[in-house]
């Protein structure tokens, strides 16, 4: 030293994207008050118009073009003008000296002695210092200028005149140089002021003298510079060789110096895996920048080196260049021309075009610094100092401050109460910073000149000049209308900008409706979006605020600091070795590593500490610290290292006698088994499969028996047994050979170890020749299977397998674990030697080397591994760095060929992924339970007819409900009504109906017309009143209403898994964590029922139990019930009196608890018995845990939010919900004789009643009808219960089953029975004759019959449904299957969880990329050919002032001229790169596209790898 979001349901981990921070020469979008210091073409080293940017010296000269002044002359308006004089001041041009080499600018070349840093020696150095020696005396020129002449111009030519600190000889030589040691060679220049005593002209000069600047020559320093070494300095091996001046070496040459720096012999040399050459990037560095730090990135500004100045090449002058604003040539490219021939070179400051997202003014002064040049004044200085312009940065300062509550108005929200915006406005009282006006006004200026006075010098006749130097006075400001101060005047002129799901601080409304948008990552939007626009409010920075790019960091995500490889990505396939790398013990020495001190050095700014100056900051400025480095030096020797010498614990080799072993190699041999083949025996089948068929077989197969043939592989033994590096090794035997082990000495004497290239070896399957062949068997054929089946199974078969010899070089070559070495607790199985004990065995024990399970500590992300590591260490090599793309392309290397090795980009996605958790599923196990199957008894499906739903049809056939869990379901009752619907009519506040305001007279009753009716017109009749009103009528305005949408916004209810037996929790314990444990094992149980065990211990919701009913027996009560006895009475009834004893009602108890007994069992339990009314939860009921299915209803009710308001609302009246080629559930009645139909006859229970039940009676053949007694109900009614039983008839048939359908003629209920009601009576009298595939309920008072009530309801489509009794079986061996459930393991690519996941071909779109016949180009390079300026260097042809001369001429000197070198160039060929490119390859991404269904569970053929 800070983290966080993203892989899942959820964990841990491993790994990558992505965010938050800081940085910016930035550049966009918006917005902009002031100021202060800083910055400003990163792109075209692209072109360039204009100015401007290097000149000065007159004290070096010869002079006067210009300017002003003096003089002189002329002219004259006496102060102008012209003309002459260089006499001043000054000075154009020109010779001269000094500077143009600096200072300014770029960063194009350059991987290098450019640069940094520390050395070094074979040098140079203009000004400058310091010393020291000189400065004598003389000669030819050539500019300018004059005259002539050429050009268009630029520039020239001839001829003449001339000065100089220009030139060039003599002389001189301390000194330096050179030497043969004798000598020899080489300078120089004046200029200004000033001063006459000596000498000469003589107002005053000159020589001279002085004084100050110069010149020459030699030392020495400072400063600059050249040169030369060590270290260090980017990528790329898919660039592995490279080099002929190369490398060395004599000679010589050349330079300011050393060198192959040039030449010329002569030698073969020199670089290079510590990476030579070649390709690509790139100006080095102090810093800048981040970052905790090593480090990573950069190399604007500032500073220091380097390099370049249109593009190439040369040189020349100079102290110094091979020169940005000089030259020569070449070349592009511009401009001028008279066409002949000339000029140019902003990467100087500004400016212009252009190029780009993008970078300023053709400004002011040289007033300060600094710099050239002068003696100085002074010029010149685009360096530089200022000023513009740009929010580009960093830094300050303001936009006001106090007080103010009716919390105003107004926006937003809203439960409509309120709440916020918010003391925020406004109002009240303040202040004045910036910006405004106005006046005021520093510092930056010292200094140099000059003026006065003074000191001092050195020279002088001198107080004067000169030098020097003190004080004083004057003189110097671009910026600048400056900073700064005062005063005036008003709060007056001065806020955006980004966000607001989560990472990250900040929420509500509207709109919008996977649309439009948004996103840095996860991700937002499909009708309630804090994610999309918009507003209201919030947050956060603030003259700015976002966005986008840059770079670091976070990222321990290249891990030196600091990571890694068993499974996440990663240990080559094994050994053998080179190089390098590391190495036992011990003396001695030495000092390269290392330590420690000393010195130098490490630029200046920067950063840092501390001072200090700007009102603070930013800046700026003083010191210190620091700069981690380099080098000398001087000790120190422990380690490491080198040397020398020893040792034996490492290794290792011989000798000894051992045993073990499927270690290689070659040769031989052995039997069993399979085919074949010949013969026998023998028949009709064999094979082979889930079933088959293909095929063999009457030509005699299979099947047996005998004999022979030939290959190939060895059963038993055998074994988590043995050998081997690994691949790999199995019948005996022999022969040859490798390793290992165990023992017991001797020997050598660090001889170890790992091991980049290299080099061997290598399973399968391939290639290649050339043999072999029984079996097995790709391909191939044929049968099957299958929707299809290029397959899984069957029948055949070809390479191949096998053997020789090559070659290839991969594998899931795996222990997915490199080698070597050493250390760490333990028991325990097997191999191989050996040793010790005794009881002598099939003992025990110790040891050594191998191989297994297991486990402790530590170790891992966990699984796991643990002396055979994956602990804890050393040593050395290989390998990783997000998934695909991809082990691919290219290009090289092997290879016969397949291919193998080496090995990338583009492009894409945010995850791939590993261990481990919890579910859920499995065509995986295991255990349980359930009308789940079996077993039974009865149905559904087949008939008719009920209903209900689909369909279809309609103007409508209202809506809902769809596998289980919809379909006699909502609906417990559709004719009208209901009624939601359809077609017509009307109607707009009419039911809730009220409030408020205001209006009317009337309400109200009646009756009448029209209509279908709602309504609509007419008539009539009456005023209640206490004069307030009530009551009505109409309008307003709130206020409704809607079976309209959304059950995927929702409450509240229900199904359903399912009465299945499970769901949790607290605390504790394991676990990094998900989560486990408890809850699991053993049993038992209808049950997570109970026990026993135990890191569990206890709870909770569930189970049971607590409730109701019901079997059984007390107590209590006794009318309306009940009637045994008693007593009355009837034709006959509990009818009556009493009774309450039974029945029975209906309060309250008892009982049943495995309590007793045996009997297994530790226990919970269980298994039989007894007793009892009941026996193991007695039977039924009501009760449904966490949850699941976005399960179902917004049409029962509430409810959010949409949406309709003369209508989606209310009203009417009529239809319609009842349709009907048809499918489906769900019942009903049958199909008969256990039955049908007559007669007689006996027995329930729970219910229901006043708008009702309605008796007894009378009528009707019935329904019914009259009537109306009782009854608000243990009393009266509904009410006869049916099956039963007894008898009579039918006798097996479409019947005397069955009753559908029709026809007629009725009863009721209702306003109203056509669509559309039940019932009745007569008459009809259909299908059907036990029901295919399938498939449903039921385990006892069950099933099956049998009737009997009830809701609802006027009435009834009820055969529904909901209750209740009656009469009453059969079976169950068991749990293999089928279905569902529950647990415990097991695998998993599943986890909206198998109706999961996912592969690949094909269509089709779009993207990036390889091949490609070619085609343009860029670079480099090779060999010929040209051959420009230029230097050298030649030769002697033409010219030639100084010097010499014998005067002829000679040095020497310039042009020409040749030669070498070589730029540009032409031209042939290589090489390496980049573009385009028809067609063509894979690849990647897409919306619901097509064909399978390879993987993942035994994935349905276990899967993978060559």
């Nucleotide at each position: 030293u800070a983290g966080a979001g993203u892989u899942u349901g959820a964990u841990c981990c491993u790994g990558g994207c992505u965010c938050a921070g800081a940085u910016u020469g930035a550049a966009c979008g918006c917005u902009g008050g002031c100021g202060g210091c800083a910055u400003g073409c990163u792109u075209a080293a692209c072109a360039c118009a204009u100015g401007c940017a290097a000149g000065u010296c007159g004290a070096a000269c010869g002079g006067u073009a210009a300017c002003a002044g003096g003089c002189u002359c002329a002219g004259c308006u006496u102060g102008c003008u012209g003309a002459g004089u260089g006499c001043u001041g000054a000075c154009g041009a020109g010779u001269g000296g000094c500077g143009g080499a600096c200072g300014g600018g770029u960063g194009a070349g350059u991987a290098a002695c450019g640069c940094g840093u520390g050395g070094g020696a074979a040098c140079a150095u203009g000004c400058c210092u310091a010393u020291u020696a000189g400065u004598u005396g003389g000669g030819g020129a050539c500019a300018a200028c004059c005259u002539g002449u050429g050009g268009a111009a630029a520039c020239g030519c001839a001829g003449g005149c001339u000065a100089a600190u220009a030139c060039c000889g003599a002389a001189u030589a301390a000194g330096u140089u050179c030497u043969a040691c004798g000598g020899a060679a080489u300078a120089a220049a004046g200029a200004u002021g000033g001063c006459c005593u000596c000498u000469c002209c003589c107002u005053g000069g000159a020589a001279g003298c002085u004084a100050u600047c110069g010149c020459u020559g030699a030392u020495a320093g400072a400063u600059u510079g050249g040169c030369c070494c060590g270290c260090g300095u980017u990528g790329g091996a898919u660039u592995a060789g490279c080099u002929a001046g190369u490398u060395g070496g004599u000679a010589g040459g050349g330079u300011a110096a050393a060198g192959g720096c040039c030449u010329a012999c002569c030698a073969a040399g020199g670089c290079a895996a510590c990476g030579a050459u070649c390709c690509a990037u790139a100006g080095c560095u102090g810093g800048u920048u981040u970052g905790a730090g090593a480090g990573g990135a950069u190399g604007a500004u500032c500073a220091g080196c380097c390099a370049c100045a249109c593009u190439g090449g040369g040189a020349c002058u100079g102290a110094g260049a091979c020169a940005c604003g000089g030259c020569c040539c070449a070349g592009a490219c511009u401009c001028c021309u008279a066409c002949g021939g000339g000029a140019g070179g902003c990467a100087g400051c500004a400016g212009u075009g252009g190029g780009g997202a993008a970078u300023a003014u053709u400004g002011c002064g040289c007033a300060a610094u600094g710099g050239g040049g002068g003696a100085a004044a002074c010029c010149c200085u685009g360096a530089c100092g200022c000023a513009g312009c740009g929010a580009c940065g960093c830094c300050g300062c303001g936009u006001g401050g106090a007080u103010g509550a009716u919390g105003a108005a107004g926006g937003c929200c809203u439960u409509a109460g309120g709440g916020u915006c918010g003391u925020a406005a406004a109002a009240u009282c303040c202040u004045g910073u910036c910006a405004g006006a106005u006046g005021g006004g520093a510092a930056g200026a010292a200094a140099u000149g000059u003026a006065u006075a003074g000191a001092g010098g050195a020279a002088u006749a001198a107080u004067a000049c000169c030098c020097u130097u003190u004080a004083u006075g004057c003189u110097u400001g671009a910026c600048g209308g400056u900073a700064c101060c005062a005063u005036c005047a008003a709060a007056g002129g001065a806020a955006g900008c980004a966000c607001c799901g989560g990472c990250u601080a900040a929420c509500u409304c509207c709109g919008u409706g996977c649309c439009a948008g948004c996103a840095g990552c996860c991700g937002c939007g499909g009708u309630a979006a804090u994610a999309c626009g918009g507003a209201g409010g919030g947050u956060g920075c603030a003259a700015a605020c976002g966005u986008u790019g840059u770079u670091c960091g976070g990222a321990a995500u290249u891990a030196c600091u600091g990571g890694g490889c068993g499974u996440a990505a990663a240990g080559c396939g094994c050994g053998c070795g080179u190089a390098g790398g590391c190495g036992g013990u011990u003396u001695g020495u030495u000092a390269a590593g290392u330590c420690a001190g000393a010195u130098g050095u490490g630029a200046a700014a920067g950063c840092c500490c501390a001072g200090g100056g700007c009102u603070c900051a930013a800046c700026c400025u003083u010191g210190g610290a620091a700069c981690u480095g380099c080098a000398u030096u001087u000790g120190a020797a422990a380690c490491u290292g080198g040397c020398a010498g020893g040792c034996u614990a490492g290794a290792g080799g011989u000798a000894c006698g051992g045993g073990a072993g499927a270690g290689g190699a070659g040769a031989g041999c052995g039997g069993a088994a399979u085919u074949c083949c010949u013969g026998g025996u023998g028949u009709a089948g064999a094979g082979g499969u889930g079933a088959a068929a293909u095929u063999c077989g009457u030509a005699g197969a299979u099947a047996u028996c005998a004999g022979g043939a030939g290959g190939a592989a060895c059963a038993c033994c055998g074994a988590u047994g043995g050998c081997g590096a690994a691949g790999g090794c199995a019948g005996c035997u022999c022969u040859c050979u490798g390793g290992a082990c165990a023992g017991a000495u001797a020997c050598u004497g660090a001889c170890g170890c790992u091991g980049a290239g290299g080099c061997g070896c290598g399973a399968a399957g391939g290639c290649g020749u050339g043999g072999g062949u029984a079996g097995c068997g790709a391909a191939c054929a044929g049968g099957a299977u299958u929707a299809g089946a290029u397959a899984c199974c069957c029948u055949g078969g070809u390479a191949g397998u096998c053997c020789a010899c090559g070659c290839a070089g991969u594998a899931a070559a795996c222990g997915u674990u490199g080698u070597u070495c050493a250390c760490u607790c333990g028991g325990u199985g097997u191999c191989g030697c050996g040793g010790u004990g005794c009881u002598a065995g099939u003992c025990a024990u110790c040891u050594c080397g191998g191989u297994g399970a297991u486990g402790c500590a530590g170790u891992u992300a966990a699984c796991a591994g643990a002396u055979u590591a994956a602990g804890u260490g050393a040593a050395c090599c290989g390998c990783c760095u997000g998934g695909g793309g991809a082990g691919u392309a290219c290009g090289g290397u092997c290879g016969c060929a397949a291919g193998a090795c080496u090995a990338a980009a583009a492009c894409u996605c945010a995850a791939a992924g590993g261990a481990a958790u919890u579910g859920a599923c499995g065509g995986g196990g295991g255990c349980c339970c359930g009308c789940a199957c079996a077993a039974g008894c009865g149905g559904u499906g087949g008939a008719g007819c009920a209903u209900g739903u689909g369909g279809u049809u309609u103007a409508a056939u209202u809506c809902g409900a769809c596998g289980a869990u919809a379909c006699g379901c909502g609906a417990g009752g559709a004719a009208c009504c209901u009624u939601a619907c359809c077609a017509g009519g009307g109607c707009u506040u009419a039911a809730a109906u009220g409030u408020a305001a205001g209006u009317u007279g009337c309400a109200u009753u009646a009756g009448u017309u029209a209509g279908a009716g709602a309504u609509a017109g007419c008539u009539a009749u009456u005023u209640c009143u206490u004069c307030g009103g009530a009551c009505u009528u109409c309008u307003u305005a709130c206020a409704a209403g809607g079976u309209g949408c959304u059950g995927c916004a929702u409450g509240g209810u229900u199904g359903u898994c399912g009465u299945c037996a499970g769901c949790u929790c607290g605390u504790g314990c394991c676990g990094u964590g998900a989560g486990g444990u408890g809850u699991c094992a053993g049993g038992u149980u209808a049950a997570g029922u109970c026990c026993u065990a135990u890191a569990a211990c206890g709870a909770g919701c569930g189970c049971a139990a607590c409730c109701c009913c019901u079997a059984u027996c007390g107590u209590u009560a006794g009318u309306u019930g009940c009637u045994a006895g008693c007593a009355g009475g009837u034709c006959a009834u509990g009818c009556u009196g009493g009774g309450c004893a039974c029945u029975u009602u209906a309060a309250g108890g008892a009982g049943a608890c495995u309590g007793c007994c045996u009997u297994c069992g530790c226990a919970a339990g269980g298994a039989g018995g007894a007793g009892g009314a009941a026996g193991g939860u007695g039977a039924g009921g009501a009760c449904g845990a966490c949850g699941u299915c976005a399960a179902g209803u917004c049409a029962u009710c509430a409810u959010g939010g949409c949406c309709c308001u003369u209508a989606u609302g209310g009203c009417u009246a009529g239809g319609g919900c009842u349709a009907c080629a048809c499918a489906c559930g769900u019942g009903c009645u049958a199909c008969a004789a256990u039955g049908g139909g007559g007669c007689g006859u006996a027995c329930a229970g729970a219910g229901a009643g006043u708008u009702g039940c309605g008796a007894u009676a009378c009528c009707g053949c019935g329904a019914g009808g009259u009537g109306g007694a009782g009854c608000c109900a243990a009393u009266c009614u509904c009410a006869c219960a049916a099956a039963g039983c007894g008898u009579c008839u039918c006798u097996c048939a479409g019947u005397u089953c069955g009753g559908a359908u029709u026809g007629a003629a009725g009863u009721c209920u209702g306003c109203a029975a056509c669509u559309c009601g039940a019932c009745u009576u007569c008459a009809u009298g259909a299908a059907g004759c036990u029901g295919g595939a399938a498939u449903c309920a039921c385990u006892a008072g069950u099933a099956a019959u049998c009737g009997u009530a009830g809701a609802u309801c006027a009435g009834c489509a009820a055969u529904g449904c909901u209750a209740c009794g009656g009469u009453g079986a059969a079976u169950a061996c068991g749990u293999u299957c089928c279905c569902g459930g529950g647990u415990c393991u097991u695998g998993u690519a599943c986890u909206c969880a198998c109706c999961g996941c996912c592969c690949g071909u094909c269509a089709c779109a779009c993207c990036a990329u390889g091949g490609g016949a070619g085609u343009u180009g860029a670079u480099u390079u090779c060999g010929c050919c040209c051959g420009a300026a230029a230097u050298u260097g030649g030769g002697a042809a033409g010219c030639u002032a100084a010097c010499c001369u014998u005067c002829g001429g000679g040095a020497g000197g310039c042009u020409a001229c040749c030669a070498c070198u070589u730029a540009c160039g032409g031209u042939g060929g290589a090489a390496u790169u980049a573009g385009c490119g028809a067609c063509u390859g894979g690849g990647g991404u897409g919306a619901a596209g097509u064909c399978g269904u390879a993987a993942c569970a035994a994935g349905g053929u276990a899967a993978c790898c060559a």
A computed fold for a 1506-nucleotide RNA from an uncultured prokaryote, annotated as small-subunit ribosomal RNA. Its mean pLDDT, the model's own confidence on a scale to 100, is 84.